RNA sequence: GAUUGUUUGAACUUGAGGUGACGAGUGGCGGAGGGGUGAGUAACGCCUAAGAAUGUACCUGGUAGAGGGGGACAACUUGGGGAAACUAAUGCUAAUACCGCAUACGCCCUACGGGGGAAAGGGGGGGACCUUCGGGUCUCGCGAUAUGAUAUGAGCCUGCGUUAGAUUAGCUAGUUGGUGGGGUAAAGGUUCUCAAGGCGACGAUCUAUAGAUGGUCUGAAAGGAUGAUCACUGACACUGGAACUGAGACACGGUCCACAUUCUUACGGGAGGGAGCAGUGGGGAAUAUUGCGCAAUGGGCGAAAGGCUGACGGCCAUGUGCCGCGUGUGUGAAGAAGGCUCUAGGGUCGUAAAGCACUUUAAGCGAGGAGGAAAGGUAUAGGGUUAAUAGCCUUGUGCUGUGACGUUACUCGCAGAAGAAGCACCGGCUAACUCCGUGCCAGCAGCCGCGGUAAUACGGAGGGUGCAAGCGUUAAUCGGAAUUACUGGGCGUAAAGCGCUCGUAGGCGGCUUGUUAAGUCGGAUGUGAAAGCCCCGGGCUCAACCUGGGAACUGCAUUCGAUACUGGCAGACUAGAGUAUAGUAGAGGAGGGUAGAAUUUCUUGUGUAGCAGUGAAAUGCGCAGAUAUGAGAAGGAAUACCAGUGGCGAAGGCGGCCACCUGGACUGAUACUGACGCUGAGGUGCGAAAGCGUGGGGAGCAAACGGGAUUAGAUACCCCGGUAGUCCACGCCGUAAACGAUGUCAACUAGCCGUUGGGGGACUUGAUCCCUUAGUGGCGCAGCUAACGCACUAAGUAGACCGCCUGGGGAGUACGGUCGCAAGAUUAAAACUCAAAUGAAUUGACGGGGGCCCGCACAAGCGGUGGAGCAUGUGGUUUAAUUCGAUGCAACGCGAAGAACCUUACCAAGACUUGACAUCCUGCGAAUUUACGAGAGAUAGAUUGGUGCCUUCGGGAACGCAGUGACAGGUGCUGCAUGGCUGUCGUCAGCUCGUGUCGUGAGAUGUUGGGUUAAGUCCCGUAACGAGCGCAACCCUUGUCCUUAGUUGCUAGCAGGUUAAGCUGAGAACUCUAAGGAGACUGCCGGUGACAAACCGGAGGAAGGUGGGGACGACGUCAAGUCAUCAUGGCCCUUACGACCUGGGCUACACACGUGCUACAAUGGCCGGUACAGAGGGUCGCUAAGCCGCGAGGUGGAGCCAAUCCCAUAAAACUGGUCGUAGUCCGGAUUGGAGUCUGCACCUCGACUCCAUGAAGUCGGAAUCGCUAGUAAUCGUGAAUCAGAAUGUCACGGUGAAUACGUUCCCGGGCCUUGUACACACCGCCCGUCACACCAUGGGAGUGGGUUGCAAAAGAAGU
Repeated sequence: GAUUGUUUGAACUUGAGGUGACGAGUGGCGGAGGGGUGAGUAACGCCUAAGAAUGUACCUGGUAGAGGGGGACAACUUGGGGAAACUAAUGCUAAUACCGCAUACGCCCUACGGGGGAAAGGGGGGGACCUUCGGGUCUCGCGAUAUGAUAUGAGCCUGCGUUAGAUUAGCUAGUUGGUGGGGUAAAGGUUCUCAAGGCGACGAUCUAUAGAUGGUCUGAAAGGAUGAUCACUGACACUGGAACUGAGACACGGUCCACAUUCUUACGGGAGGGAGCAGUGGGGAAUAUUGCGCAAUGGGCGAAAGGCUGACGGCCAUGUGCCGCGUGUGUGAAGAAGGCUCUAGGGUCGUAAAGCACUUUAAGCGAGGAGGAAAGGUAUAGGGUUAAUAGCCUUGUGCUGUGACGUUACUCGCAGAAGAAGCACCGGCUAACUCCGUGCCAGCAGCCGCGGUAAUACGGAGGGUGCAAGCGUUAAUCGGAAUUACUGGGCGUAAAGCGCUCGUAGGCGGCUUGUUAAGUCGGAUGUGAAAGCCCCGGGCUCAACCUGGGAACUGCAUUCGAUACUGGCAGACUAGAGUAUAGUAGAGGAGGGUAGAAUUUCUUGUGUAGCAGUGAAAUGCGCAGAUAUGAGAAGGAAUACCAGUGGCGAAGGCGGCCACCUGGACUGAUACUGACGCUGAGGUGCGAAAGCGUGGGGAGCAAACGGGAUUAGAUACCCCGGUAGUCCACGCCGUAAACGAUGUCAACUAGCCGUUGGGGGACUUGAUCCCUUAGUGGCGCAGCUAACGCACUAAGUAGACCGCCUGGGGAGUACGGUCGCAAGAUUAAAACUCAAAUGAAUUGACGGGGGCCCGCACAAGCGGUGGAGCAUGUGGUUUAAUUCGAUGCAACGCGAAGAACCUUACCAAGACUUGACAUCCUGCGAAUUUACGAGAGAUAGAUUGGUGCCUUCGGGAACGCAGUGACAGGUGCUGCAUGGCUGUCGUCAGCUCGUGUCGUGAGAUGUUGGGUUAAGUCCCGUAACGAGCGCAACCCUUGUCCUUAGUUGCUAGCAGGUUAAGCUGAGAACUCUAAGGAGACUGCCGGUGACAAACCGGAGGAAGGUGGGGACGACGUCAAGUCAUCAUGGCCCUUACGACCUGGGCUACACACGUGCUACAAUGGCCGGUACAGAGGGUCGCUAAGCCGCGAGGUGGAGCCAAUCCCAUAAAACUGGUCGUAGUCCGGAUUGGAGUCUGCACCUCGACUCCAUGAAGUCGGAAUCGCUAGUAAUCGUGAAUCAGAAUGUCACGGUGAAUACGUUCCCGGGCCUUGUACACACCGCCCGUCACACCAUGGGAGUGGGUUGCAAAAGAAGU
């Protein structure tokens, strides 16, 4: 300056008053309650029951009083200091703030005379009366003073109870007590003074640990463990100290000081205390929301409204516990699909699912909807107080109105089986089983334990079992655990009796009377908080949960009774105990004396070469004279005989004889004392041997030590020496398997037999018998014991007291204490580690234990092996391969009764893939046959002949080729998945069962014992009686005889006949053949024996005691051998780990071993001659005669399917000759040459023949094998396998011995017995050092910290 509003009382401004909200201050009350924690505390801290010398704000109900004054200080103002926190000043001011005066019923002090001490007002109301108009007076609340009473909640004192350690035994100086002061709310050493006490084995002091209780968990209880939640109580508030204020504190969210620590700062200073509720970080195996609300209940304040309250309330959640509910119900067999499994049929998941018919709790959606709320406010009608219609208190009624939870509980409606099952386990304990994978790996596991190729135990799957919104694991407590034993254990040998007396404390204690009433028993009263547990009800739909009542709280205190027992007190008794007296036995003890024998040494005599010693020796002693022997002497130690499960003693221990001193026991008869007793923690004494100290002594013996032996070594055993020591005195030590592995005392409980010391009785007077007592032994009943065993000398039945034990090792050790001269003793742990250690008995096995017995086991013999050469097998080595198996006896001439190819499984090369072989399907073709070239062959190519059989005329059968897949195939692995077969102990005599009996049982008995046998064979005995598998016999063969039969066998007699011959007729006698019988049984005789079984001898007989030989192998052992004879589970391969073919290999060769053959020679070799078998084999065969060849053999072809023919001459033997002790006339390897045979084929790689060659070897080290009679030894013959190829194997006969005393020893076996720490069973078990690795610990120059004792110094705040 503009705009708007308003204009005579309005806006605006200023001042004053009121009201409301907020803030500062004064004042009052409360912050001592409520909430949290478990650090301290072993204590009147807590629990329980009592008590007296105290104070108690607020609350209740009494009595008395409340009169009149004064001066300040905050806030505020003013100007300062400081970074801040804060602070020193100046100037005012109020009070129910502060201070005097007055008053004092009761109160306090007192010397009983007296003295002392209070207060505060404020709010509401209005009728009379008074007024200075402020008010007074009156009245109703509130507040205040004094005092006594109650209530409440505190302080204090006392009895009892309240963890472990004695390796903590002494502690204590205000400590214990008294009197009187001080102090306190109050008693009191609480403090001062005086005295010298007090506590402790009934555990003081010290150390460690810990809040206590009601209760909780467990348990039948008694107990044990524990102290979250809830209740009650004490303590603490960063750590330590201190007081102030107050009714109450020495104070969680107050003050002061100090330490530590965090934050802040302007470096001068300041601030803080979550063990309040949430939350963060850290630590840890591990534990929650920085939520809602004061609606209820409760507390503080306030007159009240109200405000404050992480107390509290409810909620939230995949937190925890308890309880309840759901995830469907009914039906449904084609027993679906699928999974798993399978003996391939099936079974199972399984009415489970699907399907059909229903239901809808809880979750979801929608709608409704209690109770927790009673108060309070307002209006009004009453009652009380009052002068009163105020006010205050109170009753009724109307209205109003307060909920965090909350979208509450609950009810109704909608839709749809809809969105809703897991965890552990399945070897036993312990309910529940199969497959696959894995292969002592991975893993499991509470204990036992599982896993090494068939895992119900690991992992997975299917199935099952148990629980279920849970289920398992881990950690912890109690139980089972009578495994600390009070209830409720033990100690001979399992852990455990002190080495043994005496004895203190303590414990226990004969008979009787009275008393007492402590223990004990009964009643009553008080208390034993509530909650919890238990019982009966009630409320949430039930339940969990909540709630009402009862019971219980087993305890403590007081009181009244009882009096049997125990105790106390008093008095009697004699049975326990003891004393006196008379006797008895004794290695009881101590010191002293003494005797003889012996050893040794010394002296001396005699005397000569050894002595001594040992398994055998040596060291040692001895000619310097030993040992031996005679005499004498010295010295020490010990005491023969007696002598004895005899004696004595507490035990250790004690032994010639004598006397002295001395302890105990026993016996008899009386008298006396009158419970005087028993045991005995600590304590005390004794206490073998060794050892120690001092001093003696020292003969013998003898640690250490020396030497000699033994031995791998021998620090030992054995021998020669030898010092401590052993002995004595004195002093220590204090232990032993100090044992009866058995504590002491007393009582009771069948017997029998000995022995020592007493006593009594009887007669027949004895070496007698009976009774009794104290010892000491053997057996045995009941009973006990795990058993063994004990059993009147208990380990039985009961009692009293003491000691000791609680898995093994560490360890009777370490540390500490005590004792000791030392050695060491005593007391006595823990860490750590194991799942056992131990006792007694049983069955086996074993023993360098015992007894009995057997076997070619040894011995006695004969012959071998081991040495040589060769054959054969194995190992090893080699190799492309040398295929595989068998490995002490019980593998190694084994599988293999026969590898040139084949076999063949191995290697190299080449070829095949439904396959070399089987079944099924489809197609083609008969099957099949002939010739050809390629190739090493397999094979592939090519060629010819052939058209069969049955037929319903479709086709079919056999066979071949091709294709498809199911499948074939495997001498691939596992004999430790198996069957079968076999070996071995072992032809050893054993192995078992039923019933009975004994034992708790394992088990025993039978089955052992006495005899006997080859035998568990038989007899006798016998708690056993019977039986089975084995033994034996039955079977085969051989030895004698008989009967029957008589060819291919036989041939006596008869006949024929030949060079000869049973060759022929004939015969049926003989031999023989092959069927059946007889015979031999210890039957007979004698002896021995037990009147048995049986054994010995004999007769007869062919044979005599199983006549000889064979087959026959109990229960079992060896994870014995074999998947390669075969079979077979599982696993593995499938154009290869299958199948074929050619060649090679299995036959290699520095070496080692096994089993054999041939030899080394004269009992022989060689040459010649001459006899006698048995048992076998033969047609893809044996092959004769004859002929050829030196021979192997060839040729030949008769005969034979075999008592007919052939192989096929048996050889040794006998006889004649030769060789003459040699590397040979031994021996035959090796090599050269030439052949034969088999066979496709002898190169690798066959056998045989001939000629030549002629090695080692002269009888075999250590060691080792077989065999007992027609055997060993020796001689030849045959067969199987087989084309060929035996020194092997199996079989056959010929000739034909020696020896066995005997069971000591070696080996193996059987029975009985004994020991055992073995049971995979002595090839067992087991101890210590060392080496290496790992773990833990110790020592170590030192160094750092903590706790504690004693002593001292400094000192904040404060009283």

The RNA shown here (small-subunit ribosomal RNA) has 1359 nucleotides and comes from an uncultured prokaryote. The coordinates come from a structure-prediction model, not an experiment, and the mean pLDDT is 83. It matches the Rfam family "Bacterial small subunit ribosomal RNA". Rfam links the family to the GO terms structural constituent of ribosome and ribosome.